[in-house]
RNA sequence: GUGACAACCUGUUCUAUCGUAUCCCGGCAUGUCCGCGGGUAAGGAAAGUCAGGACAACACAGAGCGCCAUACUUCCUAACGGGAAGGUCCUGCGGCUGAACACCGCGGGAACAGCAAGUGCCACAGAAAAUAUACCGUCUGCCUUAGGCGGAUAAGGGUGAAAACGCGGGGUAAGAGCCCACGCCGUGAUGCAGCAAUGCAGCAUGAGGGUAAACCUUAUGGGUUGAAAGACCAAAUAUACCGGGAGUAGCGCCGCCCUGGCGGUUGCUGAAAGGGUUGCUCGCCCGAUGCCCGGGGGGUAGGUCGAUAGAGGCCACCAGUGAUGGUGGUCCCAGAUAAAUGAUGGAAGCCGGAAGGUCGGCAACAGGCCCGAAGGAACAGAAUCCUGCUUACAGGGUUGUCACCUAA
Numbered sequence: 001g002u003g004a005c006a007a008c009c010u011g012u013u014c015u016a017u018c019g020u021a022u023c024c025c026g027g028c029a030u031g032u033c034c035g036c037g038g039g040u041a042a043g044g045a046a047a048g049u050c051a052g053g054a055c056a057a058c059a060c061a062g063a064g065c066g067c068c069a070u071a072c073u074u075c076c077u078a079a080c081g082g083g084a085a086g087g088u089c090c091u092g093c094g095g096c097u098g099a100a101c102a103c104c105g106c107g108g109g110a111a112c113a114g115c116a117a118g119u120g121c122c123a124c125a126g127a128a129a130a131u132a133u134a135c136c137g138u139c140u141g142c143c144u145u146a147g148g149c150g151g152a153u154a155a156g157g158g159u160g161a162a163a164a165c166g167c168g169g170g171g172u173a174a175g176a177g178c179c180c181a182c183g184c185c186g187u188g189a190u191g192c193a194g195c196a197a198u199g200c201a202g203c204a205u206g207a208g209g210g211u212a213a214a215c216c217u218u219a220u221g222g223g224u225u226g227a228a229a230g231a232c233c234a235a236a237u238a239u240a241c242c243g244g245g246a247g248u249a250g251c252g253c254c255g256c257c258c259u260g261g262c263g264g265u266u267g268c269u270g271a272a273a274g275g276g277u278u279g280c281u282c283g284c285c286c287g288a289u290g291c292c293c294g295g296g297g298g299g300u301a302g303g304u305c306g307a308u309a310g311a312g313g314c315c316a317c318c319a320g321u322g323a324u325g326g327u328g329g330u331c332c333c334a335g336a337u338a339a340a341u342g343a344u345g346g347a348a349g350c351c352g353g354a355a356g357g358u359c360g361g362c363a364a365c366a367g368g369c370c371c372g373a374a375g376g377a378a379c380a381g382a383a384u385c386c387u388g389c390u391u392a393c394a395g396g397g398u399u400g401u402c403a404c405c406u407a408a
Stems, first nucleotide, its partner, number of pairs: 001404010012348007020041005025035003028031001043379001047390002050388005055226004067222005072086005087112001088110008113217002118215002120211003135157002137153007165183002168180003184208001185206004190201004230305004239297001241295005249269003252265006274286004312331008350376002356370004
C1' cells in the first nucleotide's frame, strides 16, 4: 500500500418551478371554499412485531394444585428474557520453556441451578450401555499331552460418541478402589481476600458413565385483551316508554245516583273514524296492544377525544471502569385516518475512471503527477407512544486482527 473479516460512526447538500398533507392568518359567497399569505412534514433501521413497559377496558377476598417463563454474581433501568462490569468453565493465537503442562497477555464461546432426590432413555457396532458383563487375552482345576470342558479375573487388546475415576505403590494364582498416598469432584463447617459470584489455604465426610432445549426437583416471577384498547357527542329510518288528541255499536261485568241514566273496563262480538291494497270507484284486508300529534332512552351512519411536550432532542459540565445518572443552557421536531411527505430541471460534493497531457528512459515499458467524459448512488417508508433486541443496507470514515505485495 492492497484485500478480507469484525466492531463502531455516517447514511448527500443547496436552489427554481409545479404539486400533496396539516396548523396558523386573511377573505366572504360560511364551504369537504378561496389566497402567487406564512410555519411544519419520515428512519437508522420508520421493518420484523420478538421481549419489556406507559396507557386503557375487563377480571380479581385469601390459599392450594396445574400451566408458562427465567436460572453464575453485582450493578443499570419505569421494566425486561435487554445492557454494563466481574467470576467460573471451554477454546484460538502469542509469550515463557530445549519442548510441553501450569502461568501470563490479547481475543472468541457458554441453555453457567440439580443426573451424588426419584423415574426413564442411550441408535449402529460390541461379550457387555449400567441389579453389570467374559469375545480375544491372563491365571487356574479336571479330562488322555495336540485339544476339550469348567472356574477366577476387568490389568492388556478389540467395538463404540461414551466401557465402570486418573496415576503410583501395596496386594494376588492372575487381577481389580480390593487397600493406601496424591489428584479430579459433591456436601458441611473454618481462616484470609472480595459487596457478591468466587479465589487461596487447610479440616471432616462422601459419590464414581452420559443425558434435565427427557419427565422431573428446587428457587424466583407471571391475571386477560390490545388504540379495531377505550371515553364522549350524535342524523335519517324504525322503535321500548310517557303525555295529549280524534273516535267507538251491542252484550257482559264493576261503581254511582236508584223507573232509568251516567262513568269505567287488558271480557266477548261487531266494524264507524282511520290505514293498507293500483291514480280513482267498488271489492277485499287491518283496525283500540290500533290511528294522529308531541316528548323521549338505547343503538347505527357520522364526528370529537385518546393523539403526539415526551422515561423528549441537542450542547456543555460533573459523578461512575462502564451501562447509566445528575445539573445547567437551549429547542419544539409529522400527527394524517385509506392515509400526505412527491415530480422535473440546475449547481455543488461523493463513487467511477474512458480519452488526453506531462515527468523519467535510446527504446520496450512500468511508475509518479495533472486534467477528468460516460455512467452510478443502497436498505427501506411513520399509523398510540417509549426502552431494547433481531434482521436488511450502495458508498464513505475510524479502530483492530489476518493475509499478500513493495521499499529500506
Predicted 3D model of a 408-nucleotide RNA (Bacterial RNase P class A) from a Bacteroidales bacterium. Taxonomically the source falls in Bacteroidales (Bacteria, Pseudomonadati, Bacteroidota, Bacteroidia). RNAcentral holds the sequence, with entries from ENA. Model confidence (mean pLDDT): 75 of 100. Its Rfam family is "Bacterial RNase P class A". By type it is a ribozyme.